[in-house]
This record gives sequence, structure tokens and C1' cells, in this order.
RNA sequence: GAGCCCGUAGCUCAGUUGGUAGAGCGACAGACUUUUAAUCUGCAGGUCCCGGGUUCGAUUCCCGGCGGGCUCACCA
Repeated sequence: GAGCCCGUAGCUCAGUUGGUAGAGCGACAGACUUUUAAUCUGCAGGUCCCGGGUUCGAUUCCCGGCGGGCUCACCA
């Protein structure tokens, strides 16, 4: 330098024919317990990496950028 994949809650990830975002774990509160743990219940938590475009409407489609991974090329 070229190609491909990925970026969504604190973490791991889901989210298809574009219609307003979820799970598990974790955190917090409560129940239980002498206390902790475990278990059960509840609750909160998001500029969907950034900018622009298309659209009535974009996490989703298009363009650019940034970051990560893999492969190839180049150099040595």
C1' cells in the first nucleotide's frame, strides 16, 4: 500500500427484507440469612465509533474518516 471482517449498555454479544434497540453476566435496591455467599424479585443503565448523503423515517442502505482483527504485497 491492497482486500476482507468487525465497532450496539460496565463486559460478552444478538438485532434482515429501513419503522424508533434487546439478552446473559455485572452494578444498584429489596426478600431470604446472625453475616457473607448462593437463590429469588425489582430497578437503572445507550449521541448504536465519528461526520455527511439518501429517505417521511437509518443500528440497518451509500460515501468519507477513525479504531481493532485477519490475509496479501513491499522492505529487511